C1' cells in the first nucleotide's frame, strides 16, 4: 500500500415488533428487542423509493444501488 476472504481471534451493528419521544406525514431519538450484516462506519453526489405541497420545490431513507472517505483480522 492494492486486492480478496470472514474460517479463526477480539470484537461490533441491530432489521420487523413493543414502550415513550419528535414529526404534517415519510420518518428520527431513547429503552426492549434479534431478521441480519465484512463495512449494516460514515458522506445525501448521482440514481431509486417513499413523504409533504397546487406547481415549482422541500423533507426522508446509507440494512435500495452506484460513488466518495476511514477501518480489525487473516491471506496472496
Nucleotide at each position: 500500500c492494492u486486492c480478496c476472504g470472514a474460517a479463526a481471534a477480539a470484537g461490533g451493528u441491530a432489521a420487523a415488533c413493543c414502550u415513550g419521544u419528535c414529526g404534517c406525514a415519510a420518518g428520527g431519538c431513547a429503552g426492549g428487542g434479534a431478521c441480519a450484516c465484512a463495512a449494516a462506519g460514515u458522506c445525501a453526489c448521482a440514481g431509486a423509493u417513499c413523504c409533504c405541497u397546487u406547481g415549482a420545490g422541500g423533507g426522508a431513507u446509507g440494512g435500495c444501488u452506484g460513488g466518495g472517505c476511514u477501518a480489525c483480522c487473516g491471506g496472496a
The prediction has a mean pLDDT of 87. The RNA shown here (c-di-GMP-I riboswitch aptamer) has 76 nucleotides and comes from a Desulfobulbaceae bacterium. Of the family's consensus pairs, 95% are formed in the model. Taxonomically the source falls in Desulfobulbaceae (Bacteria, Pseudomonadati, Thermodesulfobacteriota, Desulfobulbia). Its Rfam family is "c-di-GMP-I riboswitch aptamer". From the family's description: GEMM was predicted in a large-scale screen for bacterial structured RNA regulatory elements.